[in-house]
RNA sequence: AUCCUGGUUCAGAACGAACGCUGGCGGCGUGCCUAAUACAUGCAAGUCGAACGAGAAAUCCCGGGGCAACCUGGGAGAGUAAAGUGGCGUAAGGGUGAGCAAUGCAUAGAUAACUUACCCUUGAGACUGGGAUAACCCCGCGAAAGCGGGACUAAUACCAGAUAAUGUUCUUAUGCCGCAGGGCAUUUGAAUCAAAGGCUGCUCGGAAUAGGGUGGCGCUCGAGGAGAGGUUUAUGUCCUAUCAGCUAGUUGGUGAGGUAAUGGCUCACCAAGGCGAUGACGGGUAGCCGGCCUUAGAGGGUGAACGGCCACACUGGGACUGAGACACUGCCCAGACUCCUACGGGAGGCAGCAGUAAGGAAUAUUGCGCAAUGCCCGCAAGGGUGACGCAGCGACGCCGCGUGGAGGACGAAGGCUUUCGGGUUGUAAACUCCUGUCAGGUGGGAAGAAACCCCCGGUUAACCACCGGGGUUGACUUAACCAUCAGAGGAAGCACUGGCUAACUCCGUGCCAGCAGCAGCGGUAAUACGGAGAGUGCAAGCGUUGUUCGGAUUUACUGGGCGUAAAAGGCAUGUAGGCGGUUGGAUCAAUCAGGUGUGUAAUACCUCGGCUUACCCGAGGAAGUGCAUUUGAUAUUGCCCGACUAGAGUACGGAAGAGGAGAGUGGAAUUCUCGGUGUAGCGGUAAAAUGCGUAGAUAUCGAGAGGAACACCAGAGGCGAAGGCGACUCUCUGGUCCGUUACUGACGCUGAGAUGCGAAAGCUAGGGGAGCAAACGGGAUUAGAUACCCCGGUAGUCCUAGCCGUAAACGAUGGAUACUAACCGGGGGUACCUGCCAAGGUAUCUCUGGCUCAGCUAACGCAUUAAGUAUCCUGCCUGGGGAGUACGAUCGCAAGAUUAAAACUCAAAGAAAUUGACGGGGGCUCGCACAAGCGGUGGAGCAUCUGGUUCAAUUCGAUGCUACGCGAAGAACCUUACCAGGGUUUGACAUGCUGGUAGUAGAAGCCCGAAAGGGUAACGACUUUGGAGCAAUCCAAGGAGCCAGCACAGGUGUUGCAUGGCUGUCGUCAGUUCGUGUCGUGAGAUGUUGGGUUAAGUCCUAUAACGAGCGAAACCCUUGCUUUUAGUUACCCUAAUUUUAAUUAGGGGUCUCUAAAGGGACUGCCUCGGUUAACGGGGAGGAAGGUGGGGAUGACGUCAAGUCCGCAUGGCCUUUAUGCCCUGGGCGACACAGGUGCUACAAUGGUCGGUAUAAAGGGUUGCCAAACCGUAAGGUGGAGCUAAUCCUUAAAAAGCCGAUCUCAGUUCGGAUCGAGGGCUGAAAUUCGCCCUCGUGAAGCUGGAAUCGCUAGUAAUCGCGGAUCAGCCACGCCGCGGUGAAUAUGUUCCCGAGCCUUGUACACACCGCCCGUCAAGCCACCCAAGUAUGGGGUACCUGAAGUUGUUUUAUCCAACCCGCAAGGGGGGAGAACACCCAAGGUAAAACGUAUGAGGAGGGCUAAGUCGUAACAAGGUAGCCGUAGGGGAAUCUGCGGCUG
Repeated sequence: AUCCUGGUUCAGAACGAACGCUGGCGGCGUGCCUAAUACAUGCAAGUCGAACGAGAAAUCCCGGGGCAACCUGGGAGAGUAAAGUGGCGUAAGGGUGAGCAAUGCAUAGAUAACUUACCCUUGAGACUGGGAUAACCCCGCGAAAGCGGGACUAAUACCAGAUAAUGUUCUUAUGCCGCAGGGCAUUUGAAUCAAAGGCUGCUCGGAAUAGGGUGGCGCUCGAGGAGAGGUUUAUGUCCUAUCAGCUAGUUGGUGAGGUAAUGGCUCACCAAGGCGAUGACGGGUAGCCGGCCUUAGAGGGUGAACGGCCACACUGGGACUGAGACACUGCCCAGACUCCUACGGGAGGCAGCAGUAAGGAAUAUUGCGCAAUGCCCGCAAGGGUGACGCAGCGACGCCGCGUGGAGGACGAAGGCUUUCGGGUUGUAAACUCCUGUCAGGUGGGAAGAAACCCCCGGUUAACCACCGGGGUUGACUUAACCAUCAGAGGAAGCACUGGCUAACUCCGUGCCAGCAGCAGCGGUAAUACGGAGAGUGCAAGCGUUGUUCGGAUUUACUGGGCGUAAAAGGCAUGUAGGCGGUUGGAUCAAUCAGGUGUGUAAUACCUCGGCUUACCCGAGGAAGUGCAUUUGAUAUUGCCCGACUAGAGUACGGAAGAGGAGAGUGGAAUUCUCGGUGUAGCGGUAAAAUGCGUAGAUAUCGAGAGGAACACCAGAGGCGAAGGCGACUCUCUGGUCCGUUACUGACGCUGAGAUGCGAAAGCUAGGGGAGCAAACGGGAUUAGAUACCCCGGUAGUCCUAGCCGUAAACGAUGGAUACUAACCGGGGGUACCUGCCAAGGUAUCUCUGGCUCAGCUAACGCAUUAAGUAUCCUGCCUGGGGAGUACGAUCGCAAGAUUAAAACUCAAAGAAAUUGACGGGGGCUCGCACAAGCGGUGGAGCAUCUGGUUCAAUUCGAUGCUACGCGAAGAACCUUACCAGGGUUUGACAUGCUGGUAGUAGAAGCCCGAAAGGGUAACGACUUUGGAGCAAUCCAAGGAGCCAGCACAGGUGUUGCAUGGCUGUCGUCAGUUCGUGUCGUGAGAUGUUGGGUUAAGUCCUAUAACGAGCGAAACCCUUGCUUUUAGUUACCCUAAUUUUAAUUAGGGGUCUCUAAAGGGACUGCCUCGGUUAACGGGGAGGAAGGUGGGGAUGACGUCAAGUCCGCAUGGCCUUUAUGCCCUGGGCGACACAGGUGCUACAAUGGUCGGUAUAAAGGGUUGCCAAACCGUAAGGUGGAGCUAAUCCUUAAAAAGCCGAUCUCAGUUCGGAUCGAGGGCUGAAAUUCGCCCUCGUGAAGCUGGAAUCGCUAGUAAUCGCGGAUCAGCCACGCCGCGGUGAAUAUGUUCCCGAGCCUUGUACACACCGCCCGUCAAGCCACCCAAGUAUGGGGUACCUGAAGUUGUUUUAUCCAACCCGCAAGGGGGGAGAACACCCAAGGUAAAACGUAUGAGGAGGGCUAAGUCGUAACAAGGUAGCCGUAGGGGAAUCUGCGGCUG
């Protein structure tokens, strides 16, 4: 990097929202989601005088009395107000969602088990009487609320009687109907139940306010209807089994009571039932629905507004009244709270509309009106109505409109940016010409209004009713709409701009401040933070937050999975359940089709219509996947009846087997005991030690004891459901296979619970105990070693009986059935054939392996023993961690097992495969990598570089290999960058602009100063053009220079982690890639691998590859041989001269040499091997032989390798300084440490003398000869040479010849120091080199360790050059001279290449990673307890109230008896009883909060200890179990391969 699994997150839509910023207008909607918390104030339910009695006052008028104040009568106010009796209403409307998981709701039914005021239709009626009582008045009590007593009075109030059926109850008979208890209709008889009147119309009549008729209103008893309600059935209706059993009026019956009505609704008696894994009971949560949101759909979420139902009205209980209530603005009681009080008592209930407080992120006016719609009352007028209609507030939502339109620049200014040219803002603005929406002013102005009612008319016999015409009625309303006026005037913001995701730059900041939905951004160039400009998106809004659905096929019905990713139960038997072979008939439950009913309205959809459009509204349609009912269909499924044999099973005959249980028997081996032989060791390990042994071991022979396990056979053989089973014999016993007929006739498959079996370890009790062996002891190893290794050793391992119930209990693969290509095996049968036997073949059944098609799979792989194709049943999974843990429950003697969460936390965890890298994995192969050798370093002294230290400064960089004689091929000044001090500021240097400038620029000399520099100043210019002038020269405008100023210069300041360029390293290693093709879902693979071969991916061959590029090689340079050409300064020859060393002249092209071009070497030839090849071994020839030697040449890349101080360069920083100049100092310091070198330690040597032989270089500010001086360094000198010519280094040195030294701190070694000189250079003190003399240190071959080198190499010897005045050069780069040793080889160390393998690594093993401990934070668990809550149980007490009663002291108008008194009947009240709210007591269970302390867990850049895992992870790992240990973990036993 890929593919898969899998979670997380985002883009969409929506909202009764809230918050931030902003805000022009209108319409339509909408607005306490929290405290069913508490409420001040006002209003929200009244009305009727045509039911009834009674009935004011203020005020005005008229009188009387009185001086007046005042008293009094009458009238109006007025039969009014207020109050009362009575009727109807107050059970509607309005609010809220606390409770409620079913007494609820939704859908469809039932009521043959019921009710219904007002309303409609209809039948019949409405008679005769009676007694009270409020109001009012009087008296009394009380603070009040209110109450008591006395007296009067009315009714459509109340009571008695009459009448009465199609009412009710009982009864007689008949008919019809229903699935049914039964219902309906008709019928006989009996009993029983009623009323109320009022009126302003019309009419009769009339003295009348009497009365009659009629009318409408009201009343009574019935019947029917409409609408409304009660009850009831079926189905559906959240989570939890860590709630599994619940129930005593409980379930049913009989009878009674009660109700409008069924019913244990209630009671008495009887029976013992009823519910429950299809989830009872318990706990939690919740009003339900039409709908609303989302969605492709299926679903999921939700239940604001509108509509239906339910429940509630401060909390709890209760009834009364009534058609209806157990009653929101009624009553009684109890409780809490608030208020009043004279302390004795009282009052209250906004979850009605406004409003207040509180809570909260958060939700409006104490508005107008009954004009409309509706409701109540009323004959009506009318009254009431916080329902409702309107308005107000809020961008809370949806919809619509506007904030102007057209023209206008190669494009103003300003802003931003820039590569400085420009670009962009941008036709944007200005400017010109227009328009006039909205808002504003003025004027006009519909619709919503129809009615009731009144008047007129029609209709009617008339009235009512109805119809027509006219009149009357508007909160909103200063409205909609129209006209007109003025004028672009009053009207744009918000979020975002790294990716997802549309939109980019600059500045600031510098892991800070901050951002963030996810991943993530920020550590000096941030499109991610903050600001600006620009842009993008939406727009009167825009963002954020919250919530829901979507995406999410991420709970999968539609529509997922389980070999390795999460997930097959350890295995079997089997209950419920689910599913089920062939065939005939019957049925029609499922299923399918049609009809009917219903599925309220609204919403959503379609069409049409009304508001200027839209939102909105109206009308119609379709739909409403549902439920019920009905009529059909009958293939399939079900149920019922019958048949069959292919599934399954039984019988019979054979077969194999470590299948199981019990009893017995056997030999080998270990150990022990006894005896014999025998002597010093044995044993053990990587090596040792502990241990055993002279008291005789080990070894060996014989005898005996005892326990455990059963070698060979033995096999990817067998058996078993799994665990598992292995000596032999016997007994008992399970399953399987084959064969043949016969029988049964679907008897089958699976299987929640349940039951049984279930390795090892472990537990209990009793035995047994040879070996082995947790724990433990000892010895080693180690930094440590609670381990690995060794010596011992106890539980245990074995047996019997009983527990435990788990394992990587694995094929990590549930069971059953069917189907689907081949090939090769193994075990067990049968049939046939061949065969003398042994055996073989063919066919078939069964069990068990290998390999490979199709197919499947993410891949790996599976593949008739499926992981293929299908069906049935079961179990299980839903991100990682927390955790298989806590709590609870069940089981267990215990260990523990089973069941099994949450808080919190992370954005991943994981599977397979790929490429790398790595391995104390493997194979092959290279390299001075090792080995074999030679010489060094490390020890000494010195040189040099570095670290460190020091210092004013010791400038800076380089830091494993790949820094350290490196940058530096030359630090006394300079260099120089550092330090101290002194100066300078357009500058030491470049360019441009402006202004000035002839005694200008320049400048000798003098003065100050360490110098730089400053001051003064003789002298003193150049040049272009034009004009004037004969000319000299003058004038004007410039150039150059200078002065002043502005831009700017300058910086070895910073960033090599912003860069270019260059370089180092792996590595001169043989690699690294591409095109096309092929394979693979893909990353990728192939090619580039294999077999050979090579120095080489060099070549050959094989080959799904074929080719190609960069590398390797070759081409290039040099060297080795040779040819040709050409010969000067080289070479050769001749001659001359002087002299024996050169010179000169002439000539030559053979040689040496020079320098150009060629040739030559290619495995070409021979032979052998090899695959026929490449190639290799050997040989010939050749100067050279297998790339002849050397060099240059360095692939893709790696190391953010090195360098901003070589140069270049972005950004940043500095600008009287971090620039520039100067003097002096420093870079050279010095307790120390390291690297690289030089010189040595000596005789293969030192010293002295003589003597031979190079190559390659350099030279005019140079190399410098001869000669002379000096011991020497050197000096004087000046010939020659601009070089194959001359000169110098230059003497080459080692070597060779000879002499001396004789093993010593020396005639070795030369450091150090002293003295004296020389040279360079202004200058030699810090700080140069050289010479002479003197001095003569350490050092006698170097510990651990380590470096170089394979042939002209190492070693050794000298020579030259660059830099350079000189030189700290012993360095570096070159040159030649002399000139070895060794390589059997690849085991090991290091590095590298290829292939392969494992991987939990990818910053790539300097990786990753585990646990304890220590610190901080967080949530959870346990815990002596503490606090609190809801519910249940038992008991006590028991208000109000219904009901009941053997009671009835007391009180009472109606009816009856009675002359009366009185009595009867009935009632009130009281008492008692049952039930029962609140309250109390008791014991327990449960929930929540809290709790000293305790346990584990999670998280947190750099804490401690180890190193358990990943590679053979250094003892293979893991699972279960047991024991041990600081910790990861170690060990035993059994198992697995991952």
This is a predicted structure of a 1538-nucleotide RNA (small-subunit ribosomal RNA) from a marine sediment metagenome.